RNAcentral holds the sequence, with entries from ENA. The RNA shown here (transfer RNA) has 72 nucleotides and comes from a Verrucomicrobiota bacterium.

[in-house]
RNA sequence: GCCAACUUAGCUCAGUGGUAGAGCAGCCGAUUUGUAAUCGGCCGGUCGUCGGUUCAAAUCCGACAGUUGGCU
Repeated sequence: GCCAACUUAGCUCAGUGGUAGAGCAGCCGAUUUGUAAUCGGCCGGUCGUCGGUUCAAAUCCGACAGUUGGCU
């Protein structure tokens, strides 16, 4: 320099046009003599940024930024 994949909650990840979710972590409660484990609930998001398409965009298109991998 060229090519590809990825970017969503504190972390790991789902979600392929129509209300943003799960597990773990955190907080509260139940259970226990107590702790752990287990169970129930709660909290936590301008979906990387900026534009475009659309009645409607996390989702489709473009540019940019970042991460990873490959080629030279």
Rfam family: tRNA. Rfam classes the family as a transfer RNA.
Its mean pLDDT, the model's own confidence on a scale to 100, is 84.